[in-house]
RNA sequence: UGAGUCGGUCGGGUGGCCGCGGCACGUGCUUCGGCACGGGUCGAGGAAAGUCGGGACUCCACCGGGCAGGGUGCUGGCGAGAGCCAGGUGGGGGCGACCUCACGAACCAGUGCAACAGAAAGCAGACCGCCGAUGGGCGCCGCGAGCGAUCGCAGCGCCACAGGUGAGGGUGAAACGGUGCGGUAAGAGCGCACCAGCGUGUCGGGUGACCGACACGGCUCGGCAAACUCCACCCGGAGCAAGGUCAAGCAGGGGGAUGAGCGGCCCGUUCGACUCCCCCGGGUAGGCCGCACAGAUGGAUGGCCACCGGGUGCGACAGCACCCACAGAAUCCCGCUUACAGACCGACUCACCAU
Repeated sequence: UGAGUCGGUCGGGUGGCCGCGGCACGUGCUUCGGCACGGGUCGAGGAAAGUCGGGACUCCACCGGGCAGGGUGCUGGCGAGAGCCAGGUGGGGGCGACCUCACGAACCAGUGCAACAGAAAGCAGACCGCCGAUGGGCGCCGCGAGCGAUCGCAGCGCCACAGGUGAGGGUGAAACGGUGCGGUAAGAGCGCACCAGCGUGUCGGGUGACCGACACGGCUCGGCAAACUCCACCCGGAGCAAGGUCAAGCAGGGGGAUGAGCGGCCCGUUCGACUCCCCCGGGUAGGCCGCACAGAUGGAUGGCCACCGGGUGCGACAGCACCCACAGAAUCCCGCUUACAGACCGACUCACCAU
């Protein structure tokens, strides 16, 4: 200098003018409910978004225990919790800084699954190939027994019948360690050396997940729990259109006035279509609270000009034109996820150059 990785901050600035919403103040008017004007003060975000996870708050349900159902699942710390930070192990990507995915248990509980292909896929397995020592069959030759047919024994060759073989081929996501030497009829951890893995033990490091070293054991197939299951922990429902409060009208209930009956009057009592007055609880419309040092009518938070900043284009190098990301509160808080032009800061990596 160039290309990157990770973390963080900001996400146009200043001034003027006009306008919008809330609050309190002053002045004026008022039908006393408010209205107008004036100056003051406050007025979107890092995500206000998605409404995904928690919580506050509210109402409903609730003696206690269990079953069912659902969720979470490596370790440590923080946190009310979601989650965050740091670390561990394994897989993948990058030359690298670093990024990304997964995470209890698969002998030591049990039941299961593995399509297609392939001979064989869960007590492994013999299709091709190799071998055929052993057993069997055939041929040749020798020895022995027998009068003989024949029998026995040994050798050589052939067959590939029984069978052996998991080294080689081929199938598959996966086929029961790798290399070499020995061994064998051919082979094989069958034996040995080294390597890899697993298990056991000891020692060391770490709070821990876990890591390292050494010794021993031929111990040498694994996968799936986003299959059932097992283990540990957790889990009531609905949500600010929650909920509370004031409460018109209509309907309802009670009382009174008035009227009628109890043969006249009063009290009392019974009834009463219509009319008038008063009261009552529940509660609809509606208002208020919930609701905020932005804040609702779920509706304001804007526009213009100048200068500066940045970008793009043109240029006669004086300038000129255009543009300024994603997006906008609605009970509040914490988190997660998603969108985002550009600028700045810090740490680190790689390449090249100079000293």
Model confidence (mean pLDDT): 76 of 100. Bacterial RNase P class A from an Acidimicrobiaceae bacterium, 355 nucleotides, folded computationally. NCBI's taxonomy places the organism under Bacteria, Bacillati, Acidimicrobiia, Acidimicrobiales, Acidimicrobiaceae. Of the family's consensus pairs, 86% are formed in the model. It was read from a public genome assembly, where an Rfam model found it. It matches the Rfam family "Bacterial RNase P class A". Rfam classes the family as a ribozyme.